RNA sequence: GAGGGGACUCUGGAGAAACUCACGACAGUGAGUGCCGAAGGUGCAAGGCCCGCGGGCCGAAUCUCUCAGGCAAAAGGACAGAGCGACCG
Numbered sequence: 001g002a003g004g005g006g007a008c009u010c011u012g013g014a015g016a017a018a019c020u021c022a023c024g025a026c027a028g029u030g031a032g033u034g035c036c037g038a039a040g041g042u043g044c045a046a047g048g049c050c051c052g053c054g055g056g057c058c059g060a061a062u063c064u065c066u067c068a069g070g071c072a073a074a075a076g077g078a079c080a081g082a083g084c085g086a087c088c089g
Stems, first nucleotide, its partner, number of pairs: 003088002008083005017033001019032005034071003040067001041065001043063001047058004
C1' cells in the first nucleotide's frame, strides 16, 4: 500500500384481509378461510468430485417451496449507499 472484507452505526427499502368467529385487560391470544415473498430455512442449473457405469455427493440467486415469518401504522426487512473498520493482502 492497490484490492478484498466480518461485526457495528446512519439513510433508503417492496408485496399481501386493520378478514370472520371466540376470549379479552382493547394490547393481544386461539381457531378458520384467503393471500404475500425480501429475515431465516427447503429445492437445483452450469460446473466439479466419486463410481460397481446403475448412480451418488458437492453446488447460486431477488428463481422455487411457503416450513418458519408476514398481510393499517409501528416493528421487522433481502438488498443498496455512506461512515467506521477487526482481519487478509
A computed fold for an 89-nucleotide RNA from Vescimonas coprocola, annotated as Glycine riboswitch aptamer. Of the family's consensus pairs, 89% are formed in the model. Taxonomically the source falls in Vescimonas (Bacteria, Bacillati, Clostridia, Oscillospiraceae). Its Rfam family is "Glycine riboswitch aptamer". Its family is annotated with glycine biosynthetic process in the Gene Ontology.